Description:
This is a predicted complex of two RNAs, RNase P RNA and transfer RNA, with 462 nucleotides together. Rfam match: Bacterial RNase P class A. Rfam classes the family as a ribozyme. Rfam links the family to the GO terms ribonuclease P activity, tRNA processing and dimeric ribonuclease P complex. Rfam describes the family as follows. Ribonuclease P (RNase P) is a ubiquitous endoribonuclease, found in archaea, bacteria and eukarya as well as chloroplasts and mitochondria.

[in-house]
RNA sequence: UCAGACGGUUGGAUGGCCGCCUUCUGGCAACGGGGAAACCCGCCGGGGGGAGGAAAGUCCGGGCUCCAUGGAAACACGGUGCCGGUUAACAGCCGGCGGGGGCGACCCUAGGGAAAGUGCCACAGAAAGCAAACCGCCUUAUCUCCCGAUGAGGCAAGGGUGAAAGGGUGCGGUAAGAGCGCACCGCGUUGGCGGCAACGUCGACGGCAAGGUAAACCCCACCGGGAGCAAAACCGAAUAGGGACGGCAUGCGAGUGCAAAUUCGCAGGCGGGUUUCCGCGCCGCUGUCCGGGUAGGUUGCGACGAGGCGUGCGGUAACGGACGCCCCAGAUGAAUGGCCAUCCAUCGCACUUGGCGAGGACAGAACCCGGCUUACAGACCGUCUGAACCA
RNA sequence: GGCCCGGUGGGAGAGAGGCUAUCCAGCGGAUUGCAAAUCCGUGUACAGCGGUUCGAAUCCGCUCCGGGCCU
Numbered sequence: 001u002c003a004g005a006c007g008g009u010u011g012g013a014u015g016g017c018c019g020c021c022u023u024c025u026g027g028c029a030a031c032g033g034g035g036a037a038a039c040c041c042g043c044c045g046g047g048g049g050g051a052g053g054a055a056a057g058u059c060c061g062g063g064c065u066c067c068a069u070g071g072a073a074a075c076a077c078g079g080u081g082c083c084g085g086u087u088a089a090c091a092g093c094c095g096g097c098g099g100g101g102g103c104g105a106c107c108c109u110a111g112g113g114a115a116a117g118u119g120c121c122a123c124a125g126a127a128a129g130c131a132a133a134c135c136g137c138c139u140u141a142u143c144u145c146c147c148g149a150u151g152a153g154g155c156a157a158g159g160g161u162g163a164a165a166g167g168g169u170g171c172g173g174u175a176a177g178a179g180c181g182c183a184c185c186g187c188g189u190u191g192g193c194g195g196c197a198a199c200g201u202c203g204a205c206g207g208c209a210a211g212g213u214a215a216a217c218c219c220c221a222c223c224g225g226g227a228g229c230a231a232a233a234c235c236g237a238a239u240a241g242g243g244a245c246g247g248c249a250u251g252c253g254a255g256u257g258c259a260a261a262u263u264c265g266c267a268g269g270c271g272g273g274u275u276u277c278c279g280c281g282c283c284g285c286u287g288u289c290c291g292g293g294u295a296g297g298u299u300g301c302g303a304c305g306a307g308g309c310g311u312g313c314g315g316u317a318a319c320g321g322a323c324g325c326c327c328c329a330g331a332u333g334a335a336u337g338g339c340c341a342u343c344c345a346u347c348g349c350a351c352u353u354g355g356c357g358a359g360g361a362c363a364g365a366a367c368c369c370g371g372c373u374u375a376c377a378g379a380c381c382g383u384c385u386g387a388a389c390c391a
Numbered sequence: 392g393g394c395c396c397g398g399u400g401g402g403a404g405a406g407a408g409g410c411u412a413u414c415c416a417g418c419g420g421a422u423u424g425c426a427a428a429u430c431c432g433u434g435u436a437c438a439g440c441g442g443u444u445c446g447a448a449u450c451c452g453c454u455c456c457g458g459g460c461c462u
Stems, first nucleotide, its partner, number of pairs: 001387010012343007020050008031042004052362001056373002059371005064228004077224005082096005097111001098109004112219002117217002119213003134159002136155008167185006186208001187206008232299004242290007250267005268283004307326005313320002344360001346358004392461007401415003409445001417433005438454005
């Protein structure tokens, strides 16, 4: 210098003017509303705060609230899945192990069990899970002058099919072959050593049996009750229902009383031209009070939290604990904005100048918190690797 | 704001690990004097990306789009 790997920070800056939301504080001198008043609300003055690293997706985990439940366990269902740690918890994070990729820095890894069982393995191929033999190799018999053909038997090295053909490579061995024998590698069983463990390493034995698939059923271990702030609690109109107690109206009876009237008790009353029976329909006006729910409002809801910042400590790290400082959005059709000036990136056009113009990534809280995932213009910082050149 | 379903040619719609059926529409041909009907043929169809698997529309994860429920 070029090409890369990993980690982190930032997410335009400064000033002026006009506004918006929230909170604290002062004022009623004026204006509007409420109140007996103090005072409250609007209002007026002053101070503080006002989007994010992802506020997003709602994919995990919790807090919180309600529902169910005497407690616990089991079954079902769902999830997780190498080992150790961390945490309130997690499928997150940290460290390690095994496997794979890269010259390397480093990256990827849903990574328990397939010798408990079941299912599946299309097409092709002789054969696809019980092993099997198409071409082929070898021996032998018969036929044949030979080439060769057919039959009987041995084999699985080579060819071919397939994603996969029942250990691999080499040497020996054999009629040809074969773990048939041997060495190394793989696999299994087992012992020693190291490690908390996953696992690693060294040795002995076996002689190949036991293919793949569990993001197929399943087995094993561990975890999980359900719903979600539109959860939930409180206040609560108008109107229409419901209930209680009265008054008026209707009828009957009784008491007191000459009567009118009044008091008490009971219930029926009205509707057919009339009466009885059966059936059907309707049940008045008004006052006070109570209760449920609706609209609406308040709380939940952000001044105290798994909170933020800084310093040093323990730990490889995730993280833990100590001390000091700070209080930091809280709306509800939903605030966090607009304009101007100067500069900073970036782009375009002119062309040498202090030019002119454009113009700011992804995106935007809605109960809160810890993660993951996804989107993201540009700028900056640190550590490391490879190559070339120079000293 | 929260919760839950779905996405297969132009339209409808089956398939749920092994070449994505079928109907309608479109286009070409046959038949007909011309048409209709009928018959034959015909197409970059599994929302996108990644993973598991020999093999994915199907199983798993992420993203996008559409729909429904709760005040």
The prediction has a mean pLDDT of 76.